Record summary: This is a predicted structure of a 123-nucleotide RNA (SAM riboswitch aptamer (S box leader)) from a soil metagenome. The RNAcentral record of the sequence draws on MGnify. Of the family's consensus pairs, 88% are formed in the model. Rfam family: SAM riboswitch aptamer (S box leader). About the family: The SAM riboswitch is found upstream of a number of genes which code for proteins involved in methionine or cysteine biosynthesis in Gram-positive bacteria. The prediction has a mean pLDDT of 79.
[in-house]
């Protein structure tokens, strides 16, 4: 830049007061939070393995043959690099759209949807 992000998957030991990026809410936390360690474990992002394959490059006398950009499929440990393992990215925050509700209005409030901001991971 760009793709995912409502699925999935934790015990145990050290420590001891906090954590869920930020505000807000709402939750998790002495029946043990961060962090660290050992085991385990999910998933399939890259790899890996099969098709297919513009252009262009290479090999071959030719037929033809190899690599690729890219697209499609696979299985998940025999073996690789992240990364995950409360809750939707816990939920909202900006801005639209419907629907009820308040109110003279100007908007406010709730319920539900679309977008974007942010932020996470991977390549």
């Nucleotide at each position: 830049u760009u793709a995912u992000c409502g699925a999935g998957a934790g015990u145990g030991g050290c420590a001891g007061a906090g954590g869920g990026a930020c505000u807000g809410g709402c939750c998790c936390a002495u029946u043990g939070a961060a962090g660290c360690c050992a085991c385990g474990g999910c998933a399939a992002c890259c790899g890996c393995c099969c098709c297919g394959g513009c252009c262009u490059a290479c090999c071959u006398a030719a037929c033809g043959g190899u690599g690729a950009a890219c697209g499609g499929g696979g299985g998940a440990c025999c073996a690789g690099g992240u990364g995950c393992c409360a809750a939707a990215u816990c939920c909202a925050g900006c801005u639209u759209c419907g629907g009820c509700g308040c109110g003279a209005a100007a908007g406010c409030g709730c319920c539900g949807g679309g977008g974007g901001c942010a932020g996470a991971u991977g390549a």